Predicted 3D model of a 91-nucleotide RNA (Glycine riboswitch aptamer) from Sphingosinicella sp. The organism belongs to Sphingosinicella, within Bacteria.
[in-house]
RNA sequence: GUGACGCGCGGGAGAGUCCGCAUUCUUCGGGAUGCGGCGCCGAAGGAGCAACCGCCCCCGGAAUCUCUCAGGCCCAAGGACCGCGCGGCCA
Repeated sequence: GUGACGCGCGGGAGAGUCCGCAUUCUUCGGGAUGCGGCGCCGAAGGAGCAACCGCCCCCGGAAUCUCUCAGGCCCAAGGACCGCGCGGCCA
C1' cells in the first nucleotide's frame, strides 16, 4: 500500500396514494389501518439458466440476465450498487 470481510457517512431506481368492505380520526374536503380483488415493479433475500471468471479439460465460483416464493407500488423505512473514511485475517 492492496483485494475478501465488517463499521460509519453520502448518493441510490422502478411500479396503483386503483376498486370494494369494515374500523377509526376529521377542519366533513379527506386521511390512517385491516381484509379481499385485479393490475404492476425488481436493486433486500431466495431460486433458475448460464454469459462470464479461475486454468485447456475435470472441478469450483457464478451475474445488474430470467422467475417473481418473499419483498415492494404517496411520503417514510428498506434498498443491489457506487464513492469516501476507519478497522482489518491472509498473501

The prediction has a mean pLDDT of 76.